[in-house]
Context: one part of a larger RNA
Molecule: small-subunit ribosomal RNA, 5' domain
Organism: uncultured prokaryote
RNA sequence: GAACGCUAGCGGCAGGCCUAACACAUGCAAGUCGAGGGGUAACAGGGAUUGCUUGCAAUCCGCUGACGACCGGCGCACGGGUGCGUAACGCGUAUACAAUCUACCUUGUACUAGGGGAUAGCCUUUAGAAAUGAAGAUUAAUACCCUAUAGUCUAUUUGGAUGGCAUCAUUUAUAUAUUAAAGGUUACGGCAAAAGAUGAGUAUGCGUUCUAUUAGCUAGAUGGUGUGGUAACGGCACACCAUGGCAACGAUAGAUAGGGGCCCUGAGAGGGGGAUCCCCCACACUGGUACUGAGACACGGACCAGACUCCUACGGGAGGCAGCAGUGAGGAAUAUUGGGCAAUGGAGGCAACUCUGACCCAGCCAUGCCGCGUGCAGGAAGACUGCCCUAUGGGUUGUAAACUGCUUUUAUACAGGAAGAAACAGCUCUACGUGUAGAGCCUUGACGGUACUGUAAGAAUAAGGAUCGGCUAACUCCGUGCCAGCAGCCGCGGUAAUACGGAGGAUCCAAGCGUUAUCC
Repeated sequence: GAACGCUAGCGGCAGGCCUAACACAUGCAAGUCGAGGGGUAACAGGGAUUGCUUGCAAUCCGCUGACGACCGGCGCACGGGUGCGUAACGCGUAUACAAUCUACCUUGUACUAGGGGAUAGCCUUUAGAAAUGAAGAUUAAUACCCUAUAGUCUAUUUGGAUGGCAUCAUUUAUAUAUUAAAGGUUACGGCAAAAGAUGAGUAUGCGUUCUAUUAGCUAGAUGGUGUGGUAACGGCACACCAUGGCAACGAUAGAUAGGGGCCCUGAGAGGGGGAUCCCCCACACUGGUACUGAGACACGGACCAGACUCCUACGGGAGGCAGCAGUGAGGAAUAUUGGGCAAUGGAGGCAACUCUGACCCAGCCAUGCCGCGUGCAGGAAGACUGCCCUAUGGGUUGUAAACUGCUUUUAUACAGGAAGAAACAGCUCUACGUGUAGAGCCUUGACGGUACUGUAAGAAUAAGGAUCGGCUAACUCCGUGCCAGCAGCCGCGGUAAUACGGAGGAUCCAAGCGUUAUCC
């Protein structure tokens, strides 16, 4: 965050599985780069050859634009979802790291030298129902390896200087050992070390629900030495040694629960909540494990075990919506298998651009808040009907209606019609100066022919719900007769019921009104 009953004209802005972290058909949600590479499966163009119905068809050629699959780079750790677990340094706040890491980005400095062997793809075979493989031959790179050179780090040797926060930190000299690079049709890249920024990690003080009808808990447990491990400190792990450590200021155990900013209420103090939005945490069918990587122990990656579902040729395989829609189930209850990348943001790319269920929009729902309308003025024979009474007459419905005049919000029809667009790229020019900045022109809109504006005719298209004994605003008649029924509490009903049911009238709210649940 509501649901149910009756009712319902419109718009704007929000919100929309609180229950089964139940199971999921189908589609989409993470790709991109040919300016890294070998190449050419598809498409388009070009060229050559052949056939000829002379402008068509076939074959060949990577020659060009491009590009399936493959190698390689970056991304996939963001964005999106959920709240199971967690009473914890998880979160909040304040500190510390002389105990740490940080891809892309920024700044300045130095360098980018010489070689090598493979492998995917392609090709030829081959196993299998499939998933998926196996063998041989051959090939490239910004893939991989070796060497050179340079500095850092680390370890060891010998000295010096400065500072602090205890372990120490900074700096300098010498010697030894170890580790760099990649190219590219030149735009861009790569590598080393340093600084910054950003992000992350770790530690600590304080705060953080209920139960004592939970009183004792603990063996890697508490500390030391050493070793290993980590980016890093540390029983983090291990070997040895000691016997400690926590607890009535509530340990341990049990129950419940994601935390905060915030939200509701209240004069405040407090009390309650943790939907939407933002920050942090945890999780991704259940449990465990690591690999890759700057970063994961990884929602749409891998492996193992388990439960479940599906395919099978019975040998074996495939899957994970707590992404967006959608289905079944559960439930009082919660939406479309929509449009677009136009904007904002993200990934890749020099760029064009591609991808983006993030996002921007549209659809559904009175779920909420706000706004508008359902007409306005005149009109007394106080008309008729209805209802009531003290009944040849009055009261009320009621200026209400009829009738006369006016208006046209809204609805309908027609016409015009946005802002959101700034850019990037391209062209021209200016400045510094050689790739940046600025100016001008040009290009791009899902929403949407939407918002909005104008014109036309006409009161025309639009009111209900609950209540009327007191609390509590609003009363009479008829029916019923402790019956039928009402009710939040007090209570009402047994023959004149303002309390039940109906009618007339009235009161309160109003596109809503009541009821139920819950909080103050």